The prediction has a mean pLDDT of 78. A computed fold for a 154-nucleotide RNA from Geodermatophilus sabuli, annotated as c-di-AMP riboswitch aptamer (ydaO/yuaA leader). The organism belongs to Geodermatophilus, within Bacteria.
RNA sequence: GAGCGGACGCCGCCGAAUCGCCCUCCGGGGCGAGCCGGGGACCCACCGGAGUACUGGGGUGAAUCCCGCUCCCGGGCGCAUCGUCCGGGACGGGUAGGGCUGCUUCCCGCCCGAACCCGUCAGCUAACUCGGCAGGCGGCCAUCGGAAGAACGG
Numbered sequence: 001g002a003g004c005g006g007a008c009g010c011c012g013c014c015g016a017a018u019c020g021c022c023c024u025c026c027g028g029g030g031c032g033a034g035c036c037g038g039g040g041a042c043c044c045a046c047c048g049g050a051g052u053a054c055u056g057g058g059g060u061g062a063a064u065c066c067c068g069c070u071c072c073c074g075g076g077c078g079c080a081u082c083g084u085c086c087g088g089g090a091c092g093g094g095u096a097g098g099g100c101u102g103c104u105u106c107c108c109g110c111c112c113g114a115a116c117c118c119g120u121c122a123g124c125u126a127a128c129u130c131g132g133c134a135g136g137c138g139g140c141c142a143u144c145g146g147a148a149g150a151a152c153g154g
Stems, first nucleotide, its partner, number of pairs: 009140006018033006034133006044123001056121001057118004065094004070090009097112004103149005
């Protein structure tokens, strides 16, 4: 000097998940503001009959739905060492929808399209009432794509 990696602090992204105060046996506990979610009237909506099937129904969230020339498992049928149908799983493709450095719109590009909870119960819903404030990730004086517009500040 270069490369790689790490730490502090700072900057930023998804998300409601931030800030302040008090107490503390330092593990944590309590309160307030702010943001978010659930339950919960009138009104409105739903609320008719028959048949069949079935895995009740509901909530948070962008995370729904569809297809498959592929593979595996289970079952049915047949003209039966194969074919076909149904269901489940894996994998692959797409999609409603969502995200990307203050805000809106358009364009470009890149990504996500999960997971969990309630427990037979809940439409909307004023008063009222109950709860949450997690987790994950990027950058390292760089990063922050383009256009138009609005707002704010100097």
It was read from a public genome assembly, where an Rfam model found it.